Overview
The RNA shown here (Bacterial RNase P class A) has 360 nucleotides and comes from a Pseudomonadota bacterium. Its mean pLDDT, the model's own confidence on a scale to 100, is 77. NCBI's taxonomy places the organism under Bacteria, Pseudomonadati, Pseudomonadota. A source record names the gene rnpB.
RNA sequence: UGGAGUGGGCGCAUGAUCGCCGGCCCGCCGCAGGCGGACUGGAGGAAAGUCCGAACUCCGCAGGGCAGGGUGGUUCGUAACGCGAACUUCGAGUGAUCGGAGGAAAGUGCCACAGAAAAUAUACCGCCCCUUUACAGGGGUAAGGGUGAAAUGGCGAGGUAAGAGCUCACCGCUUUCAUGGCGACAUGAAAGGCAUGGUAAACCCCACCUGGAGCAAGAUCAAAUAGGGAAACGUUUGAGGGCAGCCCGUCCGAAGUUUCCGGGUAGAUCGCUGGAGGUGCCGGGUGACUGGCAUCCAAGAGAAAUGAUCAUGGCCCGCUUGGCGGGAUACAGAAUUCGGCUUACAGCCCACUCCAUCUU
Numbered sequence: 001u002g003g004a005g006u007g008g009g010c011g012c013a014u015g016a017u018c019g020c021c022g023g024c025c026c027g028c029c030g031c032a033g034g035c036g037g038a039c040u041g042g043a044g045g046a047a048a049g050u051c052c053g054a055a056c057u058c059c060g061c062a063g064g065g066c067a068g069g070g071u072g073g074u075u076c077g078u079a080a081c082g083c084g085a086a087c088u089u090c091g092a093g094u095g096a097u098c099g100g101a102g103g104a105a106a107g108u109g110c111c112a113c114a115g116a117a118a119a120u121a122u123a124c125c126g127c128c129c130c131u132u133u134a135c136a137g138g139g140g141u142a143a144g145g146g147u148g149a150a151a152u153g154g155c156g157a158g159g160u161a162a163g164a165g166c167u168c169a170c171c172g173c174u175u176u177c178a179u180g181g182c183g184a185c186a187u188g189a190a191a192g193g194c195a196u197g198g199u200a201a202a203c204c205c206c207a208c209c210u211g212g213a214g215c216a217a218g219a220u221c222a223a224a225u226a227g228g229g230a231a232a233c234g235u236u237u238g239a240g241g242g243c244a245g246c247c248c249g250u251c252c253g254a255a256g257u258u259u260c261c262g263g264g265u266a267g268a269u270c271g272c273u274g275g276a277g278g279u280g281c282c283g284g285g286u287g288a289c290u291g292g293c294a295u296c297c298a299a300g301a302g303a304a305a306u307g308a309u310c311a312u313g314g315c316c317c318g319c320u321u322g323g324c325g326g327g328a329u330a331c332a333g334a335a336u337u338c339g340g341c342u343u344a345c346a347g348c349c350c351a352c353u354c355c356a357u358c359u360u
Stems, first nucleotide, its partner, number of pairs: 001356010012313007020042004025037005044331001048342002051340005056214004068210005073087005088101005102205002107203002109199003124145002126141006153171002156168003172194001173192008218270004228261006240252004277296008315327005
């Protein structure tokens, strides 16, 4: 200098004017309200997807088990998790670094095409032996070729007619033991001649976890309606209603009427935002995380607001370089609240690391 990797951060700022939603206060009026004014709060790193885990609420629930669903290396962290940290092991990469993770020697199923054969086995070419003049036939073999995503331990030597774990060394594998580690596992030794193709996001097996619905949850107050309860009055001794308030009168009224309780719709209020909270400092821990102290409070709705314009500055580009001109500003947008994951994102910034090249 160029190209990469990992982790973290920002996500335009300030002011003016005009608006929108909420809170609180003041003044005026014709006062269940209206009008005007002052002050103050008003989206995000993902508010998104709604994929996990919880708080909270209601419903269900003796106890135990099955089914169903989920998770899947080990240990730790956490309120909890399918999240995170550290480690183990396998794989990718020159490397920084990244990705995967129970069991295929319990059983069942599946493995297109090609190929002899895709798993009780089997032999196309080849190699070797025998018969044969030859063609051809019989037998042996699986080292070599060929097919395929995948071919029955690898490699070398011995051995053999040719070959083959047939035998041996090394590696792999299985079993057992020892040592180290909390553990996954690692290292070493001995024995075994090889049995075990792949696939579990196929059924299945093993271990662990697991009730359902969700703030439109739910609770309180409470116009109205239906059904229910109680009391009073009343059924020829006329309750009650209409005729504009009361009395009379008159009409309707042959049986219910009125009041209260209760019910719970509309509506109102709560739930509702101070919390497993943020920031800073000092400690513990390799780390995720966590303890103490100090300090801060920042939308809470009608499913409806959070905007627009202008100016200045910041950012990028080009020029004549202390100026001028031009341009860009993404993804997206709260609704019970938290912890995660995933996905989207213009333009940038910081720290550490790797590779290549050059110079000293």